RNA sequence: CGUGGAUUAGGCAUGCAAGUCGAACGGGAUCUUCUUGAUUCAAUCCUUCGGGAGAGAAACUUGAAGUGAGAGUGGCGAACGGGUGAGGAACGCGUGGGCAACCUGCCCUUAAGUUGGGGAUAGCCCUCCGAAAGGAGGAGUAAUACCGAAUGUGGUAUUCCAUCGCAUGAUGGAUGAUCUAAAGAUGGGGAUCUUCGGACCUGUCGCUUAUGGAUGGGCCCGCGCACUAUCAGCUUGUUGGUGAGGUAACGGCUCACCAAGGCUAUGACGGUUAGCUGGUCUGAGAGGAUGGUCAGCCACACUGGGACUGAGACACUGCCCAGACUCCUACGGGAGGCUGCAGUCGAGAAUCAUUGUCAAUGCGCGAAAGCGUGAACAUGCGACGCUGCGUGGAGGAUGAAGGCCUUCGGGUUGUAAACUCCUGUCAGGAGGGAACAAUCCCCCGUGUCCGAAUAAGGCAUGGGGUUGAUGGUACCUCUAGAGGAAGCCACGGCUAACUCUGUGCCAGCAGCCGCGGUAAUACAGAGGUGGCAAGCGUUGUUCGGAUUUACUGGGCGUAAAGGGUGUGUAGGCGGUUUCGUAUGUCAGAUGUGAAAGCCCACGGCCCAACCGUGGAACUGCAUCCGAAACUGCGAGACUAGAGUACAGGAGAGGAGAGCGGAAUUCUCGGUGUAGCGGUGAAAUGCGUUGAUAUCGAGAAGAACACCGGUGGCGAAGGCGGCUCUCUGGACUGAUACUGACGCUGAGACACGAAAGCUGGGGGAGCGAACAGGAUUAGAUACCCUGGUAGUCCCAGCCGUAAACGAUGUGCACUUGGUGUGGGAGGUGUUUGUCCCUUCCGUGCCGGAGCUAACGCGUUAAGUGCACCGCCUGGGGAGUACGGUCGCAAGGCUAAAACUCAAAGGAAUUGACGGGGGCCCGCACAAGCGGUGGAGCAUGUGGCUUAAUUCGAUGCAACGCGAAGAACCUUACCAGGGCUUGACAUGUAGCUGCUAAUCCCGUGAAAGCGGGACUCCUUCGAGGGUGCUACACAGGUGCUGCAUGGCUGUCGUCAGCUCGUGCCGUGAGGUGUUGGGUUAAGUCCCGCAACGAGCGCAACCCUUAUGAUUAGUUGCUAGCAGGAGCUUGCUCGCUGAGCACUCUAAUCAGGCUGCCCGUGACAAGCGGGAGGAAGGUGGGGAUGACGUCAAGUCAGUAUGGUCCUUACGCCCUGGGCUGCACACGUGCUACAAUGGACGGUAUAAUGGGAAGCAAAGCUGCGAGGUGGAGCAAAUCCCCAAAACCGGCCUCAGUUCGGAUUGGAGUCUGCAAUUCGACUCCAUGAAGCUGGAAUCGCUAGUAAAGGCGUAUCAGCUACGACGCCUUGAAUACGUUCCCGGGCCUUGUACACACCGCCCGUCACAUCACGAAAGCCGAUUGCACCCGAAGUCGCCGUGCCAACCUCGUGAGGUAGGUGCCGAAGGUGUGAUUGGUAAUUGGGAUGAAGUCGUAACAAGGUA
Repeated sequence: CGUGGAUUAGGCAUGCAAGUCGAACGGGAUCUUCUUGAUUCAAUCCUUCGGGAGAGAAACUUGAAGUGAGAGUGGCGAACGGGUGAGGAACGCGUGGGCAACCUGCCCUUAAGUUGGGGAUAGCCCUCCGAAAGGAGGAGUAAUACCGAAUGUGGUAUUCCAUCGCAUGAUGGAUGAUCUAAAGAUGGGGAUCUUCGGACCUGUCGCUUAUGGAUGGGCCCGCGCACUAUCAGCUUGUUGGUGAGGUAACGGCUCACCAAGGCUAUGACGGUUAGCUGGUCUGAGAGGAUGGUCAGCCACACUGGGACUGAGACACUGCCCAGACUCCUACGGGAGGCUGCAGUCGAGAAUCAUUGUCAAUGCGCGAAAGCGUGAACAUGCGACGCUGCGUGGAGGAUGAAGGCCUUCGGGUUGUAAACUCCUGUCAGGAGGGAACAAUCCCCCGUGUCCGAAUAAGGCAUGGGGUUGAUGGUACCUCUAGAGGAAGCCACGGCUAACUCUGUGCCAGCAGCCGCGGUAAUACAGAGGUGGCAAGCGUUGUUCGGAUUUACUGGGCGUAAAGGGUGUGUAGGCGGUUUCGUAUGUCAGAUGUGAAAGCCCACGGCCCAACCGUGGAACUGCAUCCGAAACUGCGAGACUAGAGUACAGGAGAGGAGAGCGGAAUUCUCGGUGUAGCGGUGAAAUGCGUUGAUAUCGAGAAGAACACCGGUGGCGAAGGCGGCUCUCUGGACUGAUACUGACGCUGAGACACGAAAGCUGGGGGAGCGAACAGGAUUAGAUACCCUGGUAGUCCCAGCCGUAAACGAUGUGCACUUGGUGUGGGAGGUGUUUGUCCCUUCCGUGCCGGAGCUAACGCGUUAAGUGCACCGCCUGGGGAGUACGGUCGCAAGGCUAAAACUCAAAGGAAUUGACGGGGGCCCGCACAAGCGGUGGAGCAUGUGGCUUAAUUCGAUGCAACGCGAAGAACCUUACCAGGGCUUGACAUGUAGCUGCUAAUCCCGUGAAAGCGGGACUCCUUCGAGGGUGCUACACAGGUGCUGCAUGGCUGUCGUCAGCUCGUGCCGUGAGGUGUUGGGUUAAGUCCCGCAACGAGCGCAACCCUUAUGAUUAGUUGCUAGCAGGAGCUUGCUCGCUGAGCACUCUAAUCAGGCUGCCCGUGACAAGCGGGAGGAAGGUGGGGAUGACGUCAAGUCAGUAUGGUCCUUACGCCCUGGGCUGCACACGUGCUACAAUGGACGGUAUAAUGGGAAGCAAAGCUGCGAGGUGGAGCAAAUCCCCAAAACCGGCCUCAGUUCGGAUUGGAGUCUGCAAUUCGACUCCAUGAAGCUGGAAUCGCUAGUAAAGGCGUAUCAGCUACGACGCCUUGAAUACGUUCCCGGGCCUUGUACACACCGCCCGUCACAUCACGAAAGCCGAUUGCACCCGAAGUCGCCGUGCCAACCUCGUGAGGUAGGUGCCGAAGGUGUGAUUGGUAAUUGGGAUGAAGUCGUAACAAGGUA
């Protein structure tokens, strides 16, 4: 500066909101003045002191004048202003017109008039009734109240004329015997008259008649302004006419009669909702939403009805009636209507003062002063909105303190504060102090008009005076002091702004996505930051974004969406040309489009908000004048569209009738014998009463093999043996004719597979239901054997399909190639075929273009036109209700509540498939040996326990961490102890001791208590150590799902990617696919790819051959020597040598290099030669991108968290070894390819000083003793199977060795729990192992022993290595498992251990049906019938008029029609509710199956 009861048009206490006029009228309370009268008092004066006079005063009283309250008669107003939006879908509103069909008080203009009478009645007074409200009677009275009469400028009826008009008609003039008016009030006044009141003159106001105007209203019309068809038919005053009535006026507005009309798909009738507009919000606009304040219109005034008065009302604060409600009452009766302003109650999420003033603006009345005015103007309350201003400004770094964070260094809050210097808005105090005021009116003038008038009055104008609710307010000046004045929201992304703590899928957040399950920038708090700011955030609502209803500006093959098909009505659209017209269209002009608002300019409040002035705009409507291209209309013409006639050929086009053969089944007969049939395999079934098979004859019904073809025909559905009859359509050719006759097509009508239904036939085969047999966990299925409806025919229904090309019909245009069906023409052959051109049909491939992509592509899904149908997220649901069709089944039409955040299309990459192709691997197969059975060892599970510490758990845990659990280890348990600690660093103090060591007591030890001994020194102290205290140590406590690192696995599988280019809208593809080849994405070739990286391979180690170098500790061929003895051998023992072996360093060699064949002149493959070795020579190390939240916090490291006289540390003892059981991995066996004994031979890897240990001696043996040698190519630890010989002779054994008893050895502080080994004795199970399962392709398997780490010893039969002996087999890739590449399908993407369906059970929610019950609205019929208008009666009553009466006229009252509310009956629509019932939706873990997605296991 604006704005504020939007819900209950719910109810209201109280006050106010419409009065005014005495200049229309009678009357007049009160008061004042004057006056009359009497009474009382009385200053003062006089006084005879007795008293008298007495101005004056008081109350009373007579008269007059003034004043003029309250009420009344009368006039005007009260119909405006103010409120609200219930009703109303309507000429209600908006806009533009019309009234020749109208009215209009007050106002203006013009003309004329205002004469003369009469009778009443309020008030007042008296009487009466009543509680009151109110009423009755009597007496008397006034008017601008009321009523006759006169006059008639005029008006009006009639008649005539003229002019004009869109019909009825209008206007003007003339006529006019008809009818028709009035009221006074007030001011001034010279002459004249006067009853002294006045007459008369004059002014003003009023009144009457009439004309015109203005204003306001009434009626009519065009156009525009909601939803609903699950409302399709509505209507009897209805539609029209004639006549009458009625109205201001047209009109069925009302009535009588006549006719039978009127409206409707361009939506009547019905239902629901709603005041309309200017405007407002939003939007680029077009639109969409809205109608609060302000302005225009309408409607309403407690609810319903009605009229009266009036210029105007059917009247917000008037009347009558009915109803509901409230109040008063003496119970007889009465009163009331805030949706006026305040206010109150109620309801509600929610909306203010019972304020001031008529100062201004306006309105009513009045001549005026003025009065009234909850209109209005002001103030108050509400951050409700808009706007302006303040809460300070400048300087100020020890970057204070505090807070928060921290990597502990610091950072941040932050120039922020403190502090210094300033300023002074607002609020506070003091003082001054407006504008809105102009009028009206009064006074003083001037001019002018009327007039006889210098009077009065009117008009204009000058000067002066008077009037302020807000308010002592705005504003101004002075004054003191930074003093009194900042909040709210957010901080994961969208979206500007981040950390800590708490919490731990809890508490909570959330607009959408989504956060929270122990490190939350998302919860809560804090610090910080961002945003806005006297506000901020939330909620609700509208538009936008949303081209997501698409007019601008969408779609329909697969995403939602083309009707199953045609014929055709209305409608829409429509060929060429001429003329006319002017409906649409275009141009100009005029009128209108109210004001306010929006926009622009200027201006006024300090600015702004706000306001003023002007402009523009108002995209609209109407009228007039033009234009005539296009469109429409009228008339004429044309032939290119369409059609007709003629001639042909093609065709499963349709209907009816007849005929035919093959097959199946059945019947009869013949032959013939044991099976047939059926399946994955079977069984049910059939068959010795003779089946199946086969031959012949017959019957029946249905369907028509081959031809047969993305061939033909039909509108679609659909149509297939042959012949005949009837019949529809298309095509081709050439001419003639008609002359736009056309296209589409809402409704409508017709056709319309299969199944189904009704009636009657028929019935061979097939075959729902059903029965049986199988399959199966089940099998109401898939398979089999039977089998009824049905399938077939006639007649009639049904009307649906993935009725699909998932593609409406018609026309036109737009590069091509190649088939095929039906015609016609041509060249040519000379007529058979081919070739070319053309028309119609039907396919494939493809260009441009289109498309989200897939794809379509002259048969369009391209480019256009015309018309129809349809769509608008998924589910609920093509369902419910209603309607309609149907015999039924059911069809057509077609929602909502509720619920979800998706549902869906196409394509991509993966993954998967009981999809396909190719390939590989000890994957299978072929073999060898095992495991699974036994006993034992070992690990795990389980059980047990005080504890049996912890981890590892499909492959990829289970002889794993553990390369050594008696104590220790050790982490577990019991008990006993310690608390700065067993260990580290630092600080302070105390001193003792100077490290240490020893002893005693107690004790299981640890520990506790006590004692002894004493160091260096420059005597300051230092170092060390101990004690006390504080920081801290410590934790095998938790989290491997917070981590690093390391490891396992797919897998030593051949893959995984990148750059640039190209392709694709994109995800992405290409490269990396293809043809070959390889162990290999190995290589070659091809290719819109060209290159590159990580992987493969190679480079490295080892092994196999050789060469060279080097020979000690290795070696000894030859030479020499020595030693031993069995005298011809042995010993590397020595010299010597390094030849050989060997050692260990460097090289060589192997590369498909050579030859042949093959292959694509390739890569390669096969064979061969040479060679120690041949196609990677063997082995090892080496593990791509990644996967499994794989494993490990207990190896170490490490974030977080928890414990701190204990979850830390020490000690003793126990446990990790526990045993009804189950599993894994092994060892030893079951024996003769063996066992035992004896003899004999040959390794390698390695190890050795707290060690390996020889010889010798000893013991049956383990071992003991011994100690040479050796820090080692020197010494030591050193083989077994094999081989030779004899024995055992198939047995629980001379196999096997468990178990147990006894005796020992060794290690160790200590072998009881709980070590290994030896000897003697004992001598268990076990006779080759079910289902199943493992390893291995060559120096491999198998078998044999040996070494080493750990370690005092050992549970080792384990692990890691070494050598010795040393095989068999592989046809091959069908299958199992795993993997690689390509391709295909997908509803999977946590990726098939996926996804997902239905019943049932439980819970919740909304909905439908339902015997009924309760409302609301409404139709029809009837009853009753208030008030009231109108009509009739009016014998009662009546002053005005008259001819005075039974007059005229009026009226009370009565009565008739209509008529609100009410009642009865019967319908309709709609809502609520209901036992019960139906499906639907939703819900973390329920039950049953597994229907769909892969060939989803029966497509």